[in-house]
Formats: sequence, C1' cells, structure tokens
RNA sequence: UCUUUUUUUUGGCAAACUCCCCGAAAGGGGCGGGCGCAAAGCCAUGGGCCUAAGGCAAAGUUUUUACUUUGCUAUGGUUGCCAGGCUGCAUUA
Repeated sequence: UCUUUUUUUUGGCAAACUCCCCGAAAGGGGCGGGCGCAAAGCCAUGGGCCUAAGGCAAAGUUUUUACUUUGCUAUGGUUGCCAGGCUGCAUUA
C1' cells in the first nucleotide's frame, strides 16, 4: 500500500409519520422526526418491483370521429429490492 474478516471511537445517513411544494401517478424535494443502516455515499448498467400521462386494442353509451369502462405498454420511478461499477472514514487483530 492492497484485499478479506473482525473489534471499535469520533462522527455520518435518515424509515414510518406530520406540514408545505412539484408530479397524471408511482414517486421526488424541504423543515421536523428516528425505524434502522459499516457504505442506507454516487451511478438506472442487468434483473425485479411500482405507476400509466401519452399511445394502442376491445367493449359499451349515443354527444358518431364524442364520452365512459377494461386490458396492454415506460420514454416515468425505485440505489433503504437484489446484483454490478466507482469512491470514502477512524481503530484492534
């Protein structure tokens, strides 16, 4: 110095929930809050999962190119779902 495991300090992050904002939604941001996390730091690259504005299809209504319902679909999202990649802190063995 590098890798793996383990011990441990100063610290770090922040679930649910509340309020406000953005968004069609999933979800995201901020203040508070603390369930937990040794990468719960970053990346949507692979898989999974969530949503369906828009698009497509079918059916119904009758307002006939209009409305309603259902289904499919990610270009949307989730890194605190898993994997992978990159990076990082102090200490014992």